[in-house]
Context: one part of a larger RNA
RNA sequence: GCCAAGGAGUUUUUUCAUGUGGCGAGGCUAACUGUCUAUGACAGGUAACCAGAGCGAAAGCAAGUGUGAAAGCGCAUCAGUCACGUGGAUUAGACCUGAAGCCAGAUGAUCUAUUCAUGAGUAAGGUGAAGUCUCUCGAAAGGGGGAUGGAGGCCUGAACUAGUGUUAUGUACAUGUACUUGGAUGACUUGUGAUUAGGGGUGAAAAGCCUAUCUAAUCUGGCGAUGGCUGGUUCCUGCUGAAAUAUGCCUACGUAUAAUCUUGUCUAGUUUGUUAAUGGCGUAAAGUACGGAUAAAUCUCGCAGGAGCUAAUGCUUACGGAGAUUUUUCCAACUCAGAAUCUAUUAACUGCAUAAGACAGGAAACAGGGGCAGUAUGUAAGAUACUGUUCCGAAACCCGAACAAGGGAGCCCGAAGUUAAGGUCCCAAAAUUUAUGCUAAGUGUAUCAAAAGGUGUCCCGAACCUGAGACACUAGGGAUGUAAGCUCAGAAGCAGCUAUCAUUUAAAGAAAGCGUAACAGCUCACCUAUUGAGGUUCGAGGCCCUGAAACUGGACGGGGCUAAGCAUAAUACCGAUACUUCGGAGACACUCGGUUGAGUGUUCUGAUAAGCAGGCGUGGUUAUUGCACAGAAGGUUUUUCGAGAGAAAGGCUGGAGCAAUAACCAAUGAGAAUCUUGGUGGC
Repeated sequence: GCCAAGGAGUUUUUUCAUGUGGCGAGGCUAACUGUCUAUGACAGGUAACCAGAGCGAAAGCAAGUGUGAAAGCGCAUCAGUCACGUGGAUUAGACCUGAAGCCAGAUGAUCUAUUCAUGAGUAAGGUGAAGUCUCUCGAAAGGGGGAUGGAGGCCUGAACUAGUGUUAUGUACAUGUACUUGGAUGACUUGUGAUUAGGGGUGAAAAGCCUAUCUAAUCUGGCGAUGGCUGGUUCCUGCUGAAAUAUGCCUACGUAUAAUCUUGUCUAGUUUGUUAAUGGCGUAAAGUACGGAUAAAUCUCGCAGGAGCUAAUGCUUACGGAGAUUUUUCCAACUCAGAAUCUAUUAACUGCAUAAGACAGGAAACAGGGGCAGUAUGUAAGAUACUGUUCCGAAACCCGAACAAGGGAGCCCGAAGUUAAGGUCCCAAAAUUUAUGCUAAGUGUAUCAAAAGGUGUCCCGAACCUGAGACACUAGGGAUGUAAGCUCAGAAGCAGCUAUCAUUUAAAGAAAGCGUAACAGCUCACCUAUUGAGGUUCGAGGCCCUGAAACUGGACGGGGCUAAGCAUAAUACCGAUACUUCGGAGACACUCGGUUGAGUGUUCUGAUAAGCAGGCGUGGUUAUUGCACAGAAGGUUUUUCGAGAGAAAGGCUGGAGCAAUAACCAAUGAGAAUCUUGGUGGC
């Protein structure tokens, strides 16, 4: 992992609602007693309880009563009760499984920690303390040498003991192995027997160790501790169908009330939508009448300050300030005016398988998420928090290559057709369709790029020049006063400063650029000739190009495409569970019939949590009816029926019991719970 079997809303107390039944102004017994065919049945038993009268705080009054001066208003003005079934609440373990923990009593020191008692062990080698003997120096104290000697928490190193490193190898349920390493006469190691016990021991102290268990052992009990937390919770079908919000909470993954959902009863019409009338608002856009900000111009005031002049009770002011006018640009906390939308009331129309409302029973839910439109915060975000709406959640199907929420469209079953979105070269159903343009970049076929650029190309517009010859090329001229004056070593068009005139001219700057030390030299502006038809500049638009960078080669879904790209039109076709038609099933309403059913319908039939309803199957009890050795149950297989849970029949096997109907009872349905037990397979 798989298979089989087991495995989770039960029972009790009290109570509410509902259904069924008995009796009914009453209903009912409890304990207990008696009888019998005796774990039971029948009979008795009315104590209690509920109902039968309420109102008021009460005294109290009473079909009324309380309040009030009264009118009036509040509550009341007779159907219950017992039993059983079902759904809630409640009491208990209360659907099942699951803590870490807390307490009590026992059991443990065969592991290990300390201690005690009694035993045992420690190859070999090295070093060579004290002491002793001796030689010697010294007055002495004492020193030196040589032998001997054999000390030491001394050295090297086996046994023994430890467990440093390799984070080697191993983990066969649980600390091993290999190499390396520390101690190895000592605070040494070790055998055996004892000692100390759980808030206690022991500890050369690590919260270490106390039997693979230690920041409080183990076992049993309290105990089914408790868990707002995780997981699981077993057959079918039909009807309806949510919420992820508000408010409160030591509240934030919980819960209560409301809103939303469902079932029943009652009441009786209601108003989603459209239009109209009468109102509400101060948003968007806009505006500058107010408040505030903003830029410029003009005017006025010497006006707290500054400056200058004066020495005057001062004057002036291109500083500064205040005010006014005109124009400029704005505003969440500005609004003279002011939409759309939204909303209140009334009316009409419309809608309503009757909605709507009230009451009663039952919930679930209170983690939400995406798109569009609008706000706030934020550089931004698949960001956070709001408002409105829609979808997912709880929605299948078609399209979007794939893709919860994007587009189309809301799935009862079967058959045939028609469309939607989206598509029609091939993969792959349908146009290699028609018309006119654009693109040359594989741009694009994918709305994945910006500012800024483009003498890419198409198209539109404006102004100017132009056969009195434009624009471009080519050829020629481009001069004189003069090297203007100043400056300067020099300054001659061209370092710098000042001026920028005049003449001859078809035209030619006291010079636009290069150049020289300064000149020279080469161009330009400007003019002429040549040529012969459009040109120059600016602006708007379409497509295109640059801008354009990520790590294996590579993605328009792919192939590929010059249209099979883009734009504007047009006609066909394909394409869904949509729509239409036919047949069938079910629900609801109405009509008829009336325990079943039939007909009709501008009706309905996606669905998570959840509510409600009807069924299937398993075991047993009672009753009735049956089957079976001419083959029961069980096993296996085939077929048929049913919407399904399931049911029936045939074959083979099997070899002795079993079924149907009616009613009742329940330890009644498994695929999941790191579920339990067993089997089995792989590693």

Large-subunit ribosomal RNA, domain II from bacterium (Candidatus Gribaldobacteria) CG23_combo_of_CG06-09_8_20_14_all_37_87_8, 683 nucleotides, folded computationally.